[in-house]
A computed fold for a 73-nucleotide RNA from an Oscillospiraceae bacterium, annotated as transfer RNA.
NCBI's taxonomy places the organism under Bacteria, Bacillati, Clostridia, Eubacteriales, Oscillospiraceae.
The prediction has a mean pLDDT of 81.
RNA sequence: GCUGUCUUAGCUCAGCAGGCAGAGCACUUCCUUGGUAAGGAAGAGGUCGGCGGUUCGAACCCGCUAGACAGCU
Numbered sequence: 001g002c003u004g005u006c007u008u009a010g011c012u013c014a015g016c017a018g019g020c021a022g023a024g025c026a027c028u029u030c031c032u033u034g035g036u037a038a039g040g041a042a043g044a045g046g047u048c049g050g051c052g053g054u055u056c057g058a059a060c061c062c063g064c065u066a067g068a069c070a071g072c073u
Base pairs, nucleotide, nucleotide: 001072002071003070004069005068006067007066010025011024012023013022019056027043028042029041030040031039049065050064051063052062053061
C1' cells in the first nucleotide's frame, strides 16, 4: 500500500430478503426470609462507530471516513 471481516443497552451477543430495536448477565424498586443467597414481579437504560446519499421509510442498500482483527505485498 491492497483485500476481507467486525463496530447494536454497562458486558456478551441476536436482529433470517428495508417498515420506526431485542435476549442473557449486570443495574433499580418491590414480593418472599429473622437476615442473606437463591427465586418471583415490575422497571430504567441504546436510535444502531461517524458523515453523506438512495427511499414514503434504513441498524439493515451505496459512498467516504475512524477504530479492531486477519491475509497479501